Annotation:
Fluoride riboswitch aptamer (crcB RNA motif) from Methanoregula sp., 63 nucleotides, folded computationally. Taxonomically the source falls in Methanoregula (Archaea, Methanomicrobia, Methanomicrobiales, Methanoregulaceae). Rfam family: Fluoride riboswitch aptamer (crcB RNA motif). Rfam links the family to the GO terms response to fluoride and positive regulation of gene expression. The prediction has a mean pLDDT of 75. The sequence was found by an Rfam model in a public genome assembly.

RNA sequence: UUUGUAUCUGGUGAUGGAGUUCACCGCUAACCGCAUUCUCGUGCUGAUAACUCCUACCCGUGC
Repeated sequence: UUUGUAUCUGGUGAUGGAGUUCACCGCUAACCGCAUUCUCGUGCUGAUAACUCCUACCCGUGC
């Protein structure tokens, strides 16, 4: 440099970032929270799919 084969590259998991693990999807997809209401509307929880850390937010205490 060339050829062949295999694995895939990638994306997503209701609000931010990082690491690890898991699950799902293949752009026709995965995914897009809960309660109430015929609908409009109204009310509520959580920064995780899971764990850890940071940031933001909320509550309490001390200086």